[in-house]
RNA sequence: GGCUGAAUAACAUAAAGGCUAAUGUAGCGGAUUGCAAAUCCGUUAAUGAUGGUUCAAUUCCGUCUUCAGCCU
Numbered sequence: 001g002g003c004u005g006a007a008u009a010a011c012a013u014a015a016a017g018g019c020u021a022a023u024g025u026a027g028c029g030g031a032u033u034g035c036a037a038a039u040c041c042g043u044u045a046a047u048g049a050u051g052g053u054u055c056a057a058u059u060c061c062g063u064c065u066u067c068a069g070c071c072u
Base pairs, nucleotide, nucleotide: 001071002070003069004068005067006066007065010025011024012023013022018055027043028042029041030040031039048064049063050062051061052060
């Protein structure tokens, strides 16, 4: 330099263009316990940036950034 893939919450991952973006762990509050752990209930928190298509974009398209892999 060329090609391919990825980017969603503190972490790990889901989500066929359409309702309030789902689940687990973690955090916070509570129940339970002699105290803890475990368990149960409640709760906080997310779509890399920018433009385009569309009535509507996490999803489709362009560019950029970062990361991973392959070729040279």

This is a predicted structure of a 72-nucleotide RNA (transfer RNA) from a bacterium.